A computed fold for a 91-nucleotide RNA from a Syntrophomonadaceae bacterium, annotated as c-di-GMP-I riboswitch aptamer. Model confidence (mean pLDDT): 84 of 100. Rfam family: c-di-GMP-I riboswitch aptamer. Gene Ontology term of the family: cyclic-di-GMP binding. It was read from a public genome assembly, where an Rfam model found it. Of the family's consensus pairs, 100% are formed in the model.
């Protein structure tokens, strides 16, 4: 350099959930907090799922108010895939 991850070893990262803040939501950020990760370190580019403010149509109402259905431009790197960089240690 590549590989290859151990019932070892050093560090490392945090799910559910809780408090607070954000956001229409999904969902994010701090702080607790540990299920569980060898890239659970980065990137929403493909697929997938989650949400539906805004929109579009429809159905009711018609002066406004409402409801249903579809959308992502929103979110998910701890779904998978694909790029990028990398700690340790060689059992």
């Nucleotide at each position: 350099c590549a590989a290859u991850g151990a019932u070892a070893a050093a560090g490392g990262c945090a799910a559910a959930u809780c408090u607070g803040u954000c956001g229409a939501a999904a969902g994010a950020c701090a702080g607790g907090g540990g299920c569980g990760c060898a890239a659970a370190g980065c990137c929403g580019a493909g697929g997938a799922u989650c949400u539906a403010a805004g929109g579009u149509u429809c159905a009711a109402a018609c002066a406004c108010c409402u409801g249903a259905a579809c959308u992502a431009u929103g979110a998910u790197a701890g779904c998978c895939u694909g790029g990028c960089c990398u700690c340790c240690a060689u059992a």